[in-house]
RNA sequence: AUGCAAUUCGAGCCGAAACGAAGCACCCGUACGGGGGAUGAUUGACCGGUGUUCAAUAAAUGAUCACCUUGGGGUGAAUCGCCAUUCCGAAAGAUCGGACAUGGUGUAGGGGAACUCCUUAACCCGAAUCCGACAACUAACCCCGCAGGCUACUGACAGGAGGAACA
Numbered sequence: 001a002u003g004c005a006a007u008u009c010g011a012g013c014c015g016a017a018a019c020g021a022a023g024c025a026c027c028c029g030u031a032c033g034g035g036g037g038a039u040g041a042u043u044g045a046c047c048g049g050u051g052u053u054c055a056a057u058a059a060a061u062g063a064u065c066a067c068c069u070u071g072g073g074g075u076g077a078a079u080c081g082c083c084a085u086u087c088c089g090a091a092a093g094a095u096c097g098g099a100c101a102u103g104g105u106g107u108a109g110g111g112g113a114a115c116u117c118c119u120u121a122a123c124c125c126g127a128a129u130c131c132g133a134c135a136a137c138u139a140a141c142c143c144c145g146c147a148g149g150c151u152a153c154u155g156a157c158a159g160g161a162g163g164a165a166c167a
Base pairs, nucleotide, nucleotide: 011151012150013149014148018030019029020028032145033144034143035142036141040137048068049067050066051065053063054062055061071134072131073130074129075128080106081105082104083103084102085101086099087098088097089096090095109125110124111123115162116161117160118159119158
């Protein structure tokens, strides 16, 4: 001098996930966010699997409890295709149908300019997870969350409007 890593103090981003008192956390409050839940009007068909217990003369059947996830639903921008590989079934075969595990490519939609808002923009995301057969909306009322993950000479000097600070 350069590179990498860690820690501390700051700056910024996604997100509801911030602030107050306190040494921190828990707890509490405020802010922000989510779910359940009448009338009403509309509709009113059907509604999974496994097991325990009870009723029943045995069964059928019904009730209850526990577990599961294929139906359904919630949080979320994260939904819907096409192609290929793989697997299953049918076909003499060409091929067709399905599964959705992997990869690719699009897409509804979402993020993105460092004072704020709007516009524009390269660029990026387009996941994951929870409930457990069950929930439309919904006043009163009830319950819950307040995490996690990232950026570093860079779109941090884009444009408009409005502010702030300095002189």
Source information: c-di-AMP riboswitch aptamer (ydaO/yuaA leader), 167 nucleotides, folded computationally. The model forms 96% of the base pairs in the Rfam consensus. Its mean pLDDT, the model's own confidence on a scale to 100, is 75.